[in-house]
């Protein structure tokens, strides 16, 4: 060079035939128990210009709609050579 394979919050990860992105866990933050701690329990927890928008590795196509379908590009990993 050539095949393939992964990429999603602060972590791990899930999203069905394209139809509410981020369920669920784990951390953080507050609260409620305790003399204190841990345990257990509740409450929230992506950004911003904020009742609207934006966000799925990059940049662009298709679609009324895209993590998801198509190009293209980066990184890591795996095979060939």
């Nucleotide at each position: 060079g050539c095949g393939g394979a992964u990429a999603u919050g602060g972590u791990g990860g899930a999203a069905u035939u394209g139809g509410c992105a981020g369920a669920c866990a784990c951390g953080c933050a507050g609260g409620u128990u305790u003399u204190a701690g841990g345990u257990a329990c509740c409450u929230g927890u992506g950004c911003c210009g904020a009742c609207g928008g934006c966000g799925u590795a990059u940049g662009g196509g298709u679609u009324c709609g895209a993590g998801u379908c198509c190009c293209u590009u980066u990184a890591u990993c795996c095979g060939c050579a």